[in-house]
RNA sequence: UCUUAUCAAGAAUGGCGGAGGGAUCGGCCCUAUGAUGCCUGGCAACCGGCCAACGGUUUAGAAAUCCGAAAGCGCGGUGCCAAAUCCGGCGACACUUGAGUUAGUCGAGAGAUGAGA
Numbered sequence: 001u002c003u004u005a006u007c008a009a010g011a012a013u014g015g016c017g018g019a020g021g022g023a024u025c026g027g028c029c030c031u032a033u034g035a036u037g038c039c040u041g042g043c044a045a046c047c048g049g050c051c052a053a054c055g056g057u058u059u060a061g062a063a064a065u066c067c068g069a070a071a072g073c074g075c076g077g078u079g080c081c082a083a084a085u086c087c088g089g090c091g092a093c094a095c096u097u098g099a100g101u102u103a104g105u106c107g108a109g110a111g112a113u114g115a116g117a
Stems, first nucleotide, its partner, number of pairs: 001117007012040001014039003020030003025088003041081003045078004049073002054068003085110001090107004094102001095100001
């Protein structure tokens, strides 16, 4: 950089430290009752591993073998732990007398994370 999946759930009253942070733009929020960051602790989204209800295969019959595999484990690799990716921005539809509005619905774009190349 490209492809693909997911993004409305979940996660500390701790320690260090000291001013910013929530991607960008506009809002609106968080923050000295300590932000970003680091450690510890935790969560469980993806990949691997362990385990395994169940299904298929094979068979004279399979509790064996082989293939697949829900749930579980937090063991490994990342990731994550304010607010729906915090909301909107672009398009369509809906709603409306109209201007226009909205955490309306759908889609795109952008972003984040995993896996593969």